[in-house]
RNA sequence: AGAGUUUGAUCCUGGCUCAGGAUGAACGCUAGCUACAGGCUUAACACAUGCAAGUCGAGGGGCAGCAUUGGAGUAGCAAUACUUCAGAUGGCGACCGGCGCACGGGUGAGUAACACGUAUCCAACCUGCCGCUUACUCGGGGAUAGCCUUUCGAAAGAAAGAUUAAUACCCGAUGGUAUAAAGAGUUCGCAUGUUCUCUUUAUUAAAGAAUUUCGGUAAGCGAUGGGGAUGCGUUCCAUUAGAUAGUUGGCGGGGUAACGGCCCACCAAGUCUACGAUGGAUAGGGGUUCUGAGAGGAAGGUCCCCCACAUUGGAACUGAGACACGGUCCAAACUCCUACGGGAGGCAGCAGUGAGGAAUAUUGGUCAAUGGACGAGAGUCUGAACCAGCCAAGUAGCGUGAAGGAUGACUGCCCUAUGGGUUGUAAACUUCUUUUAUAAGGGAAUAAAGUGAGGGACGUGUCCCUUUUUGUAUGUACCUUAUGAAUAAGGAUCGGCUAACUCCGUGCCAGCAGCCGCGGUAAUACGGAGGAUCCAAGCGUUAUCCGGAUUUAUUGGGUUUAAAGGGAGCGUAGGUUGACGUAUAAGUCAGCUGUGAAAGUUUACGGCUCAACCGUGAAAUUGCAGUUGAUACUGUAUGUCUUGAGUGUACAAGAGGUGGGCGGAAUUCGUGGUGUAGCGGUGAAAUGCUUAGAUAUCACGAAGAACUCCAAUUGCGAAGGCAGCUCACUGGGGUACAACUGACACUGAGGCUCGAAAGUGUGGGUAUCAAACAGGAUUAGAUACCCUAGUAGUCCACGCUGUAAACGAUGAAUACUAAGUGUUGGAGAAAUUCAGUGCUGCAGUUAACGCAAUAAGUAUUCCGCCUGGGGAGUAUGCACGCAAGUGUGAAACUCAAAGGAAUUGACGGGACCCCGCACAAGCGGUGGAUUAUGUUGUUUAAUUCGACGCAACGCGAAGAACCUUACCAGGCCUUGACAUACUCGGCAAAGCUCUAGAGAUAGAGUGGAGGUUAUCCGGGAUACAGGUGGUGCAUGGUUGUCGUCAGCUCGUGUCGUGAGAUGUUGGGUUAAGUCCCGCAACGAGCGCAACCCUUGUCUUUAGUUACCAUCAUUAAGUUGGGGACUCUAGAGAGACUGCCGGUGAUAAACCGGAGGAAGGUGGGGACGACGUCAAAUCAUCAUGCCCCUUAUGACCUGGGCUACACACGUGCUACAAUGGCCACCACAGAGAGAAGCGAGCUCGCAAGGGGGAGCGGAUCUCAAAAAAGUGGUCUCAGUUCGGAUUGUGGGCUGCAACCCGCCCACAUGAAGUCGGAGUUGCUAGUAAUCGCGGAUCAGCAUGCCGCGGUGAAUACGUUCCCGGGCCUUGUACACACCGCCCGUCACACCAUGGGAGUUGGGAGUGCCCAAAGUCGGUGAGGCAACCGCAAGGAGCCAGCCGCCUAAGGCAAGACCAAUGACUGGGGUGAAGUCGUAACAAGGUAACC
Repeated sequence: AGAGUUUGAUCCUGGCUCAGGAUGAACGCUAGCUACAGGCUUAACACAUGCAAGUCGAGGGGCAGCAUUGGAGUAGCAAUACUUCAGAUGGCGACCGGCGCACGGGUGAGUAACACGUAUCCAACCUGCCGCUUACUCGGGGAUAGCCUUUCGAAAGAAAGAUUAAUACCCGAUGGUAUAAAGAGUUCGCAUGUUCUCUUUAUUAAAGAAUUUCGGUAAGCGAUGGGGAUGCGUUCCAUUAGAUAGUUGGCGGGGUAACGGCCCACCAAGUCUACGAUGGAUAGGGGUUCUGAGAGGAAGGUCCCCCACAUUGGAACUGAGACACGGUCCAAACUCCUACGGGAGGCAGCAGUGAGGAAUAUUGGUCAAUGGACGAGAGUCUGAACCAGCCAAGUAGCGUGAAGGAUGACUGCCCUAUGGGUUGUAAACUUCUUUUAUAAGGGAAUAAAGUGAGGGACGUGUCCCUUUUUGUAUGUACCUUAUGAAUAAGGAUCGGCUAACUCCGUGCCAGCAGCCGCGGUAAUACGGAGGAUCCAAGCGUUAUCCGGAUUUAUUGGGUUUAAAGGGAGCGUAGGUUGACGUAUAAGUCAGCUGUGAAAGUUUACGGCUCAACCGUGAAAUUGCAGUUGAUACUGUAUGUCUUGAGUGUACAAGAGGUGGGCGGAAUUCGUGGUGUAGCGGUGAAAUGCUUAGAUAUCACGAAGAACUCCAAUUGCGAAGGCAGCUCACUGGGGUACAACUGACACUGAGGCUCGAAAGUGUGGGUAUCAAACAGGAUUAGAUACCCUAGUAGUCCACGCUGUAAACGAUGAAUACUAAGUGUUGGAGAAAUUCAGUGCUGCAGUUAACGCAAUAAGUAUUCCGCCUGGGGAGUAUGCACGCAAGUGUGAAACUCAAAGGAAUUGACGGGACCCCGCACAAGCGGUGGAUUAUGUUGUUUAAUUCGACGCAACGCGAAGAACCUUACCAGGCCUUGACAUACUCGGCAAAGCUCUAGAGAUAGAGUGGAGGUUAUCCGGGAUACAGGUGGUGCAUGGUUGUCGUCAGCUCGUGUCGUGAGAUGUUGGGUUAAGUCCCGCAACGAGCGCAACCCUUGUCUUUAGUUACCAUCAUUAAGUUGGGGACUCUAGAGAGACUGCCGGUGAUAAACCGGAGGAAGGUGGGGACGACGUCAAAUCAUCAUGCCCCUUAUGACCUGGGCUACACACGUGCUACAAUGGCCACCACAGAGAGAAGCGAGCUCGCAAGGGGGAGCGGAUCUCAAAAAAGUGGUCUCAGUUCGGAUUGUGGGCUGCAACCCGCCCACAUGAAGUCGGAGUUGCUAGUAAUCGCGGAUCAGCAUGCCGCGGUGAAUACGUUCCCGGGCCUUGUACACACCGCCCGUCACACCAUGGGAGUUGGGAGUGCCCAAAGUCGGUGAGGCAACCGCAAGGAGCCAGCCGCCUAAGGCAAGACCAAUGACUGGGGUGAAGUCGUAACAAGGUAACC
C1' cells in the first nucleotide's frame, strides 16, 4: 500500500466482499511449565448458612461467667479436691456514657441534568477528629438504665413498683477580640455592601479520670472535607413547533450553614423558543481504551476521580457530617415464624445457592505488611487489604532436544510414463547437553517500626543507642546434587483474492461457500488419503468495534447524460460585500503566569535471570483563564471618493401584458335554384348519408372558433408563454450623453406572487375537433391501431387546482481567458463599438460523448439537492384542496449488482450500393397413378446400428438367400476363434474314411512329406486375450456446411485513458480486398487470380496393334508400300485488353472493331482463407476413461435385417400419333477382361446350352450403339397406349433360390386420359431426349460413377421472395432475434400496511381519600431539675386541629407496544396459464 466482483471486451460511476488490529468474550479440536494481569456484559431476579463495625474498665454503677487471693465448711494423714462467702485483685457478659457507625466495600436502576468535565467566583457559607495561639475549668441539684420485685405475652417484647452512679442531664456564678440591635467616626469595593475603632443594651461556658499526662469550655487562625453560583462543552428525532401559572419579575416575610420562588401573602404580566423551547427515545459522566498517517469514528469492563442508588415509594430523627447498604417510622409487594392474638426480614459487602443465559471462580488463609475505627497504651475489630485455590480467558517468557549421519538404506503409506519419485537427514547409528519434569539436600529478602528492660542527649516529652519479641504467604522463590533424551504438539488451510497439489470416492446427489462461485462420470473448490503451506501451547469459527471506505469528503466528494439544480420571480432573517484614510483592539498573532490529579501514553535510566510487569525522572496533555505587547487582515466607529447600483435627458426596436372595436377566407348548418344516382370511406371493405332528391354546383343568410401568405438559425417576456388589423392604458430591456445620489450591492432558509395542458365549481357559449360510449372492420382474440357517428371538454367570465421530459435534463451574480463567420436592435462620416441571438473552433476541461466568452474553462459569494438497486415517491402522521390529488416522506424485507459513455460484433417487418437460376423470362419435372428404393411409425423373438431443416431420407451400403451380420431362438466352449510368455506330453499335425448329431462337436479308423532344438497339436497354471459394449459432450484422423462467398489478419507507425481505430474507409472499376486514384499511413501474410489436369487450333518429333492420298494386291488397310491425312503421345506455338476507335480524371477500366481456331478468367475440373455449427463419425481406423470376463467374449444351425393399416423423400415406367408395332438400314465415345472376356460354328421361339479360335489386349472379346433414316400398319379408343398383378412352363448362378435372386416364353392385362395447394432443376453443346460402359459382384441395378449421339427456348430488368458482400444507422441483444423482456392469474414461503376490536405500558391532567412525619395552632389532661414558704408561675409533653403529602381510588383523554377474523399491495421461488407492452421504425416511434 491494496485486491475480488456489473461487460464479449473497455473507461467511469457505484455498492457489496476480503486481507489488518482489538475484546471482561463464547463455541469446536488440542494442551507441558512459569510470571504478571483478569474473571455475571444476561434477572437493580429471589436468596439458605457463615462472616463483613466495633472499641474504650485510664468515664460509670457493678459482677452473670472465667481466673487469682483470702475466709468458712466437707472429704482426706497430707498434698489436694469439692461446696460456699468476699468486687479484694486480674479482668469482664449485659447496662449507662463517649467516639465511631456519613469511612472503607458494592452496583449503574434512575438521571440529557450545573449530573459530569474545565475555568472563574462566594464581600452569600459550614467544617468533628488534627496543627498553632489566647483565656478558663467555680458552686450546686434532680433523675435514670442496670440489678431486685411484680404483671402481661406463644414469641418478639412490653408495663408497673422500689433503688443507684457518671466525662449522662439540669440550675447558678464569672467572662472576652462571641452573637444581635442602635449610634458616632473610618477603610475597601463596579454595586447590593463592607473592614476597623468607640459607646450603650440584651444573651451564652466548662468534667473529670488516672497519674503526671490525657481530657473539658470559649474564641481566633490554619489544614482537611463539604455546600452554593456562573461561562463554555456534553446523544438521536421537527413525521415533537409552540411551551409556561410559582410560571417571569418586584415588595415584604418565613426558612437555611448560606444565596435564591427554596416556601408564603400581595402587585405587575411577564419568561423560554428555529443559534431548536416543549415533548419523545436512549444513556451514569470523566481520566482513559481500541482503531486511524492524521482529522476523526467507536467504547466507558479492570484501575483512579465525581455522581446516583441500597426490595419499591415517602418521611424525618440523631449527628460536625445522613434524610443513612449491614439505623428509625409509615405505605406496598414478596418470603419466613405463629399458640392466629401478633411478629421477623432485606447479599447492587465477601464466599455461596437457585433462576436466567452462549457465558464468568472458593461457603479458603491471615491481620505478618499497607490502611481504617476505638483506646493513654498493650491491644481488640477489620471478607478493606495481603495471600492462596479454580479457569489457556489475555499478555510475556521457556521447553518438547542439539551436532553429525545418504547406498538419498530396507519396509510401509502415496504417486507413477513402472524407469522411478516422495515421505527424507527423517529414521537407524555415533557423539553431546539436562532447561523443564522426578528425587534428595540447603534455603531467603519482604521487619520499616513498636512493646518490655537498660542507658544517653536536650529538657520534662521528644529523640538516640544496646538488648528482647512479632512472618500469613513458606520450607515458597532461589541454590546445589543425582539419573537419563529421558516427562511434553497440535490446529487450520491448500480454485482466485491468499502462502500451499496430486490420487481415490461421489455424480446438480451428498455437500462446500467471506465475495466471485464449485458439484450434472476424468472436481487442485464436496468426502478421504498422501504431500505441502501458515501459525504454534495453541489453532480455528462466531459475535462486536475501528480501519481499508476520499463510501457523509473540515483535512477530503459531487450535481448536462451515472444519484443529484428548487418550474419561475420578488423578498425577510442570515451569509457575503467596491476605493482611500483615521481611531479602537473583539477576532487574529507573539511572550509570560496559573491550572490541566494520579495512573495511563511516549521517552531516558533502573529492579525482578530475560521479557511481560514494576520503580524514578523527563516529555506530552494540542484545553481554559489571566496578563503584557503587535495591528497586516476581518470586525466596530468615523471622514472622504465614483468605477458597482440607482436617477435624469434624447433616440429607435419588439407576436411583452390588459381591455375595447373591426376584418376576410375556410368549416358546419339553414333557405331557395340547377341537377341525378350515387356519395363517403379504406390496404380492401362495411357501418353511415341518399329518389322524402344526397354528393356536386350557384345565390343569400346564421353561428362559433382559429388567424393563410409575410415567417426566419427572427423578435419580446422571469418562467409558463406570446402571431389578423386597429384604439386606449401599461411593464421591461437596449443605445448615446455623463447632469444627480454616493455602496444604496449580490444571494436568499422560511414567506409571498406567477405558473402549460388536463381536471374541478358557478354561469354563459358550442362551428370545428374530440376522451367516454356506440356501430363497422381487422384479428385466433382486438375492450386497440383503421373507418362512421358522437358527449364531456376544447371557447368566454369569475374562482379552485399547483403539477409536466415545467429541458439547455445545465441555479443566481461578478470578474478574467485565442480566433473565424452569420443574423437582430442601436451609435458613428468611416474604421469600429455596445447589447442580444446562432454556428465553427484554440487553450483548458470532461469517464467519454462533448462544452468551449450564451463554458460543462479559471476564480469568488450565496442558495437548492445527492450518497447502491428494488421495496417507493409507497405506508403512516401532519398541512393544503370541493374533489381528483399535491407537499413533506420512512421501515421491514430482498439482490450483488442497478447505472453512464464509448467499442467490436450480431440483429432490425432501418437506409444506400452490389452479386447469385434469387426473382423475372423460358424449357422440363415433382406433387395425382403403378412400381422400385430409402425413412418414420407400427409390428415382431429379432425386425442390428448409425444419419434428422438447408447440410438425414437410391445416405454409411461400389450390391443382406448361407456368409456378410453387428440382431433373435436354440445348442455348445471357457487361457478361449485371435497374440506373447512358462511347463508337461505327442505314433507331429493337417488331410481322408466311417458312426451319432441340425451343426458346432464327439468317437473310431486311416494317414504320414518333413523334422527331432524349432514350427505344429493336445493337457495344465498364470499373466492376459476378446468386446460392432458406453461416452463423437474426453479425443486424433477424416468429412459436410456457410462458400469458390471475397473475405480474414499481421508488423511498424499514428490516433484514443482504454476496449479499439487507422491500414481494410472514400471516388471509380472488377468475377474478385481485381486494379487505379486519393488518404497517417507504409508494407506484408492467408485467401482471389496464375502455376496443375483436360478440351478447342496449329507446328514439330515418332509411326505399331492406329491411318491409307498416290502405286500394287485382297472377301476385308488383308498384304506390300507410304509418313501425306486421321489418330496416338511427347515437345512446342498461341490470347496479352497486344492493336485501332470511343468513353473516362491524361488512371484503372469499360464499349465497339480488326485480326484470329479461340477475346476479354475461351469451356470444364482439381484446388475450399480466418472461422461457424460442442455439425457428422468411438460401427472404417486409432485412442483416454468407464463397463463385461463359464460372458456384453467365441463357435454352430435356423430365423431376422425383405414384416405392413398408414405417412414422407428420391427415382423408374407411363398416360400416347413429335406416338406404338413390324421390316430394312447408318453413325459414337469411354471403358472392362485370366477362377476372365469369350468370336466364328451349332442347338433352342427365347433366356440359354454345346464347343472352343483369339486375347493380360490401339491387334482378340464384351459389342448390338440407340434415338435418327426409309417403307408399311394402327386412327384417338383405356386403344396394336400402358404395362402392374397373377398363372403355367423353362433358363442361369450357387452346398442351397420356401421365407428371399435374376432372366426367358406363353397367357392374364390393374391403376393411369398430363396431375390441388404448392414446390424443384437448368443460361449452351446447357436443358430436354437417346443409348453405351464400369465399380461392387457366384448371382442380383429403375441406384451410383462415367461416356458419347441428337440438340432447344429465354433473360425487359433488379420492384418483390431467398441467400450473400461493403458502408451507414438504431439497440435494453453478446448462448448474440430461435435474443431480450412486461403484466394479470394459479401455487409455496417471507416481512409489512389497513382492520371491528382486545390486552399491556410509561408519562401527564382533574377530583376523592390520606399513613408516617416536619412545621403551625391549640393544649381544660400530664410533668423530677428553675423561681416561689405555699398557692402558683416559667418551661416541657401527651392529646386534638390545620397545611403539605407517599400509596390507593374514580374520570376523561393523548402517546407507545403487542395481538386480531378479514383485507391491501410488496418481495422471493429451473422448467405452470394467458397474451406480447418495451428494446430495431419492436412491426401504431417511445416517453412525461
Description: The RNA shown here (small-subunit ribosomal RNA) has 1488 nucleotides and comes from an uncultured bacterium. Its mean pLDDT, the model's own confidence on a scale to 100, is 84.